[in-house]
Glycine riboswitch aptamer, 84 nucleotides, folded computationally.

């Protein structure tokens, strides 16, 4: 100096749907910004011209999560301390 954790602030989207034995469960519909899945170019390997590996995201899939409020929330700004 930088990153992570920590503190404060900001922070979107989508049914206040229907039924029921009703703080929950089921049914259908929907959202993408916790997490997770997939994979391009390139690079590498194989001593072969095609396979294998690696390979990012706010892209993708919606598994998970979510669809009044609350909570959560990628990301961003500010902050101080310790360690590496």
């Nucleotide at each position: 100096u930088a990153g992570g954790a920590c503190u404060u602030u900001g922070g979107a989207g989508a049914c206040a749907c229907u039924c029921a034995u009703u703080u929950u469960g089921a049914g259908g519909g929907c959202c993408g910004a916790a997490g997770g899945u997939g994979a391009a170019a390139g690079c590498g390997a194989u001593u072969g011209u095609a396979u294998c590996g690696u390979g990012a995201a706010u892209c993708u899939c919606u598994c998970a999560g979510g669809c009044a409020a609350a909570a959560g929330g990628a990301c961003a700004a500010a902050g101080a301390u310790a360690u590496u």

The model forms 84% of the base pairs in the Rfam consensus.